[in-house]
RNA sequence: GGGUCGUUAGCUCAGCUGGUAGAGCAGUUGGCUUUUAACCAAUUGGUCGCGCGUUCGAAUCGCGCACGACCCA
Numbered sequence: 001g002g003g004u005c006g007u008u009a010g011c012u013c014a015g016c017u018g019g020u021a022g023a024g025c026a027g028u029u030g031g032c033u034u035u036u037a038a039c040c041a042a043u044u045g046g047u048c049g050c051g052c053g054u055u056c057g058a059a060u061c062g063c064g065c066a067c068g069a070c071c072c073a
Stems, first nucleotide, its partner, number of pairs: 001072007010025004019056001027043005049065005
């Protein structure tokens, strides 16, 4: 330098054919318990890596850029 894949909640990851952004864990509050752990209930948390474009509408499609992994040179 070229190619492929990836980037979504604090962490690990889903998200179908473009149509209201989700799960588990963690956190917070409450319950239970002598206390802790465990368990139960509720709940907070998002520039969907960045920019531009296409579209009535983009996490999803196109282009560029950034970062990471792997392969080739």
Source information: The prediction has a mean pLDDT of 81. A computed fold for a 73-nucleotide RNA from a Piscirickettsiaceae bacterium, annotated as transfer RNA. Lineage of the source: Bacteria > Pseudomonadati > Pseudomonadota > Thiotrichales > Piscirickettsiaceae. Rfam family: tRNA. Rfam classes the family as a transfer RNA. It was read from a public genome assembly.